[in-house]
RNA sequence: AGUGAUUAGAGUUUGAUCAUGGCUCAGAUUGAACGCUGGCGGUAGGCUUAACACAUGCAAGUCGAGCGGAAACGAAGGUAGCUUGCUACCAGGCGUCGAGCGGCGGACGGGUGAGUAACGCGUGGGAAUUUGCCUAGUAGUGGGGGAUAGCCCGGAGAAAUCCGGAUUAAUACCGCAUAAUCUCUACGGAGUACGUGGCCUCUCCUUGGAAGCUAUCGCUACUAGAUAAGCCCGCGUCAGAUUAGCUUGUUGGUGAGGUAAAGGCUCACCAAGGCGACGAUCUGUAGCUGGUCUGAGAGGAUGAUCAGCCACACUGGAACUGAGACACGGUCCAGACUCCUACGGGAGGCAGCAGUGGGGAAUAUUGCACAAUGGGCGCAAGCCUGAUGCAGCCAUACCGCGUGUGUGAAGAAGGCUCUAGGGUCGUAAAGCACUUUAAGCAGGGAGGAAGGCCUAAUGGUUAAUACCCAUUAGGAUUGACGUUACCUGCAGAAUAAGCACCGGCUAACCUCGUGUCAGCAGCCGCGGUAAUACGAGGUGUGCAAGCGUUAAUCGGAAUUACUGGGCGUCAAGCGUACGCAGGUGGUUUGUUAAGCGAGAUGUGAAAGCCCCGGGCUCAACCUGGGUACUGCAUUUCGAACUGGCAGACUAGAGUAUGAUAGAGGGUGGUAGAAUUUCAGGUGUAGCGGUGAAAUGCGUAGAGAUCUGAAGGAAUACCGAUGGCGAAGGCAACCACCUGGGUCAAUACUGACGCUCAUGUACGAAAGCGUGGGGAGCAAACGGGAUUAGAUACCCCGGUAGUCCACGCCGUAAACGAUGUCUACUAGCAGCUCGGGUCCUCGGACUUGUUUUGCAAAGCUAACGCAUUAAGUAGACCGCCUGGGGAGUACGGCCGCAAGGUUAAAACUCAAAUAUGAAUUGGGGGGCCCGCACAAGCGGUGGAGCAUGUGGUUUAAUUCGAUGCAACGCGAAGAACCUUACCUACACUUGACAUCCAGAGAAAUCGCUAGAGAUAGCUUUGUGCCUUCGGGAACUCUGAGACAGGUGCUGCAUGGCUGUCGUCAGCUCGUGUUGUGAGAUGUUGGGUUAAGUCCCGCAACGAGCGCAACCCCUAUCCUUAGUUGCCAGCGAGUAAUGUCGGGAACUCUAAGGAGACUGCCGGUGAUAAACCGGAGGAAGGUGGGGACGACGUCAAGUCAUCAUGGCCCUUACGUGUAGGGCUACACACGUGCUACAAUGGCAGGUACAGAGUGAUGCGAGCUCGCCGAAGGUGAGCGAAUCACUUAAAAGUGUCGUCGUAGUCCGGAUCGGAGUCUGCAACUCGACUGCCAUGAAGUCGGAAUCGCUAGUAAUCGCGUAUCAGAAUG
Repeated sequence: AGUGAUUAGAGUUUGAUCAUGGCUCAGAUUGAACGCUGGCGGUAGGCUUAACACAUGCAAGUCGAGCGGAAACGAAGGUAGCUUGCUACCAGGCGUCGAGCGGCGGACGGGUGAGUAACGCGUGGGAAUUUGCCUAGUAGUGGGGGAUAGCCCGGAGAAAUCCGGAUUAAUACCGCAUAAUCUCUACGGAGUACGUGGCCUCUCCUUGGAAGCUAUCGCUACUAGAUAAGCCCGCGUCAGAUUAGCUUGUUGGUGAGGUAAAGGCUCACCAAGGCGACGAUCUGUAGCUGGUCUGAGAGGAUGAUCAGCCACACUGGAACUGAGACACGGUCCAGACUCCUACGGGAGGCAGCAGUGGGGAAUAUUGCACAAUGGGCGCAAGCCUGAUGCAGCCAUACCGCGUGUGUGAAGAAGGCUCUAGGGUCGUAAAGCACUUUAAGCAGGGAGGAAGGCCUAAUGGUUAAUACCCAUUAGGAUUGACGUUACCUGCAGAAUAAGCACCGGCUAACCUCGUGUCAGCAGCCGCGGUAAUACGAGGUGUGCAAGCGUUAAUCGGAAUUACUGGGCGUCAAGCGUACGCAGGUGGUUUGUUAAGCGAGAUGUGAAAGCCCCGGGCUCAACCUGGGUACUGCAUUUCGAACUGGCAGACUAGAGUAUGAUAGAGGGUGGUAGAAUUUCAGGUGUAGCGGUGAAAUGCGUAGAGAUCUGAAGGAAUACCGAUGGCGAAGGCAACCACCUGGGUCAAUACUGACGCUCAUGUACGAAAGCGUGGGGAGCAAACGGGAUUAGAUACCCCGGUAGUCCACGCCGUAAACGAUGUCUACUAGCAGCUCGGGUCCUCGGACUUGUUUUGCAAAGCUAACGCAUUAAGUAGACCGCCUGGGGAGUACGGCCGCAAGGUUAAAACUCAAAUAUGAAUUGGGGGGCCCGCACAAGCGGUGGAGCAUGUGGUUUAAUUCGAUGCAACGCGAAGAACCUUACCUACACUUGACAUCCAGAGAAAUCGCUAGAGAUAGCUUUGUGCCUUCGGGAACUCUGAGACAGGUGCUGCAUGGCUGUCGUCAGCUCGUGUUGUGAGAUGUUGGGUUAAGUCCCGCAACGAGCGCAACCCCUAUCCUUAGUUGCCAGCGAGUAAUGUCGGGAACUCUAAGGAGACUGCCGGUGAUAAACCGGAGGAAGGUGGGGACGACGUCAAGUCAUCAUGGCCCUUACGUGUAGGGCUACACACGUGCUACAAUGGCAGGUACAGAGUGAUGCGAGCUCGCCGAAGGUGAGCGAAUCACUUAAAAGUGUCGUCGUAGUCCGGAUCGGAGUCUGCAACUCGACUGCCAUGAAGUCGGAAUCGCUAGUAAUCGCGUAUCAGAAUG
C1' cells in the first nucleotide's frame, strides 16, 4: 500500500432568448499507415490482409557401456614389395563409425486462430480412473529355444522400391522354472520376470574364457508419493423473436457390450418422456482467460507481444504404435494442387526459423553460436537443439542524452515592416574568452564461467595400494555477443533541427500575390480588389528527433441515465377495461436461517496494476518483498429487516341489512309534433330557388288551403362549465329483465390487496357480407349557375348509405394531447346527490361522494398545474432517444375486401423552419396629424421655341447626377481659353515644388522657317543688397532624388450634402421585475403643433430632440441728424429741400418697451387645458427665416478639397493649333411664348422696392432709319452721381379691330446693320431696320402647385460675365 484517489467545458438552430435536441472540437491510447524531416544510445515490438501457394537450406535425434558388424575418416607401429614414398599384409588390432537390428525420444519444445456460442473457456466443487521417466519401500533377477534384418548370391524396375535363396546376433522374440502383501476367478484354479561395463589379486582351464568381486545404468512384480492426463457438476460467458416451438437414441429404466474410467458411449427390450418467453430450436458473428486501452467511478471497447487453457497442421476420414496421439516435420484411404517419369508408375505438404511469389496502406536477415538457460539421448566425455542466447534491418513505441557555454550594442550587414522618425529578427550573429558529453581516432578493459578434464593426497568400498565413489589441493582449459559495457588519452565548436499551426473554439499577426478564380475547411464557415481563414515572405505560438495527417477505441455524451434521463404543449401514456404468469404488499406472536451481517479456513497461477526497497550514472527497463485480486467454496455465529412455515388481529379489501339519484345497458309496447307521398274537396297561374338567375314543378290544374290515409326516421320545450357509464357513448313515455355508484348504522369474512407482458372482452364514424326497410337527409352521379377555368363553394334532382336483425372490421385530434392504485401537503367560492344538528320553516352550521372556477407553498423551459397535481413519496405496466426517408418496404399474424398490427435499412441534412415556450420588431384594431383626399384657382401632358436628359451618331460628341430624393442638376453663364474629350505637331527632372553642380544679370528689339508651340541668326542690356568673404531673386545646361495625373475604387475613407422630416420621437442612470431575450419608466385618463403639460401608476430622475434663446418683419419710445427728411419760419426759381434754417414727421441704425393664456366668464377632475370675451399695433407658436434628435437609404460626391490602396512615368504627365462638348429618324423632364375680346394695336395719364458701379456705372449734348449703336464726356469709389422712363393692372377713359388662322400668334428663312472680342464659319447677342409669316382655335389617358400678403399676374435688379438667360 483504502491513513488512498476523484467529477472542468466550448462552437453550432434564433433578429435576440430560455429549453429540448443532434452534429463537431479540446484529452488519452495504438502491433498502426502516409507526408515532410532525421544526431546518438538503451529497452521493447515488428503479416492485423490470402488457415493463399511455396524454390533452397536448416528446425529430432541419440546410445558401440544392447547386437551382428566395418562402407567412410584418422593415428602410430611392425613385416614384405619396390617406381624411397607409395602399395599390400599383421588387422576390425586401435580411435571411431555409414547402413542395419534393438532401446529411449519424435505426444515436449516451436507455429497459427481456420473451426468452435461449447463443460470450449473462467471460477468453485466432485468421483468411477490411468500415469513412461522421477522419489520412497518390499521381493526378485534361474535355466533354455527357434527365428530375423544386415552382409552375401540371384532377380524385377527409369526411379521409388520390391521379390527369392543361403547364413547370423542381441537389453529383439518365444516357451519352461520360481513366485506373492499383485491381477482375474465359475473359488477348483490360472497368469506375470536381462543383461551390460570395469577389475584380473585369489580359484579353474589358460591365446582367452569361466567363476568371483565390484559398480553404475537397467529389468520384473507390488505398495505409496509426486507429476501429468481423462471424466462429471453449480454459476458466469455476443447479437437477432421480421427465428416460437424443438427432440426418436430423443428422455428415463432393466440387462448386456465397450472404455483406463462414470454414462444411450453402443445395443436389445420397456415406458413416453425431455427442453422452451428465466428465450429452447434456428441464423449471424467470435478462439476463451489473466490482462490491455479508456473512464472520477460504475461502465464501455478490446484479447498483438508475455503467461494459462483449447483447437488446428494442404482438405476430409480412419485407425496403428505407445505411459501418453487418433500424432505439424508418422502410417493408410479419398480429394484438390504441385513436381519427377523411360507413361508402366512414383514423390510432396513452411499456421517451425530464415527466405520467395501473391494479396495489401502495411510488418525485418535465406546472419552467428550452442558460451549461458532449458530440452532429448548417453555411465560419461559428448552429440543434437532456427527452443534459446545474441547480432542485423525499421524513429514502430517508450525512456535518456546531445546539437554548445559565458561575454558581447557599432543595437553591424541583410531580411521584413513603417506614420519615413523608427521598429523587429536581436545578444541573435560577428568578435573575445571557455568547455568537450555524444560522434571520431588510439590505448586499456570487467562481468556473464557454473562446470567438465588432468595430476596428487585423504577417506569410503574391497582380500586389494586395482576399479569405482566422495572430499581437498594444484594445473591446463571452455565466450556467439565482441573492435562488448566501462575507463583513460588526443584534436577541434568542431559532425548534429525539424514539423505543424497562427478567424473563433485554441496559444500565436503583419505585408505581398490572387479576386466566389485558384484554393481552404474538424464544426461554424473563408475567397466576388485593401483576405490576420487561399498561396508566399517575415514575425510569432506549440511540440521537438520528431512533427503533422488518416484510421480505430474510450472519454467529454447525464445523447441508453445501475450510479445518472424523460413522456400536458418539445420524441414519448397502449382507445378502454378485466385478468393468468411475473413484480409488489397491512398489524402482531413464535419459529426457521434462503436473502442479509460478522469471524475463520481453502482458493483466487505467475507476470501485470499499486506500495516499500534494490540493480543498471538517471529513466525507460530489470528485480526482492508486500498489498490487492472487490470473486467462489466450506464452516461457525447473529436474528433487526425481506423471505419461508405455523398462529392471531381488523384500520386495506369484500359481504349482508336499510335508504337513495341517474339520457347506465337490453327487450317489448305506446304517444304527439313535423317532413314526404297518396286519395278527395275548394281554387287559379304561377310555384320554387338565389347575391342575381337558371335547371326543376305547374292549365294533363301545381303552389296555397281543408279532410282522410300510408310510411319511415328522429324525439322541440324541460336542457344546465346538469346526470350516468371503464372508455366508445347515452335524451319522448310505459312495462319487464339487468350492471354499477353513493349515504347511514350495525353485523360478518379475515390481507382475500395493487399492478399486469402474452391473453380476453368492449370499442365513434366510415366501410364490408346476408336478409329486411327506406320518410327525410345525402358521398358518387346528372343538370343549372359562378368563374380565365370550377372535376368546388350556391341551386334543382338523386343512388349507395344513414334505420333494423345477424356477422365482420378494430381504427379517430379514441384528447384532460395528462396510465392505474395508495398515502400526505394552505385556502375561497359555486353545481349535483345523500346524512346529521339547530330552527323564527326563510334558512344557518356541519359531515361524505361527484363536479366547476380561482388561488398559497411547491413544481415547470416557459405557458401553466395546484387536495380531481404537472406538488411530495411508494408499487406495477406501457412508451421515447436528431430531422427526413417512414409508421414506409420486405417478412409474419389478422381480415371477404378495404386494410390493420408488428416494423427496418440504404441514402441525405447540420439544424437557412427538426422542435417547444416566451421576447422584440413588423402586421391588425382604436385615436390623431399632414394641400393627403375633398372643395376651388391656375397649370403640365397637344403646338412652336429654349434648356436638360436618354437614345443614336461621331475621330471626339469629356465626366458625373438616375423613382420620390437625376433630368434650366454640378454649370453664378463651352466661339479661343475654360476643357477634363478627339486629330495632328512637339517636350521629357518636365508647365509647377525642394535639393546639388557648373555657367550666365534678369530680360529683349529685329529677321527667317513654321498652323503654332518652338528653333536658328542677330540687337540691346551687365542690374539689387553687402561686413567685400559673399548673398537673394531669375535664366540656361547636367545628374538624380522626385514632380505630375479631372487615371480607378464614394462598396476603403474624411469633410460636405440630400432624404424620411421640423415627423415627435430616440435613449440612459439607479431601482423594480423576469432563468433570460427583455419589460417597466415611454403604457393608462385627459390635453397639445409637440414624449406640450396635468393626473394616476414600481418607478424616480436625467440626456439628445420639441419649445425658448438668434435674425428679418408688424407698434411705440429714447438717442443721433448727413449724402436722408421738410411741419412751422424766411429766401429764391419756369419747376424741383433749391438755399438759410429746423430736429417735429418719414427714414436711417443703435438701444429699449410690448404678448405672458397676464385679466374676465364658461367647460373640465378643484388639474393641465380648451371655448368665448375685454384691452391691445399684434392673441394664444403674431408672420417668416436660420436651426434638422437616435438613426435609415453601403443614398450623392475620389471631377471642389483632403486622403488609404492600386495604376501610368519619352506618358494615363506637359505644351501648341484645329475640332468637339452646339451632332439629330426619335423619346422624356423643366420652362418660355401663344392660341386671343377678362384680348391685340395706337394714344393720354400715375404709382415701387431692393440692389449694383472704377479695365466700372455713364448723365447731358451730338450722330445714326432719332434702331441696335457710335462720338464726345459732366458727375460718382456713391442715402449725394449713374444704371433708372419702372411695368402690368387701373383709369366702367378715348380710338380701332369684330371672331377670322385674324391688326391673334410669332417660329422659320432672306437682306441690311450694330456691339463685344486676336477671332463670331462650325458656334454669340442685339436692331422701335425692311421683308417672310409655320404650328397653334385651350390640349387623350394621366399628372403638378397652392390656405393670405398665399395662388394668379406684371415687371425690376443682381451674381456669373469681354460678349452671351425663357435659368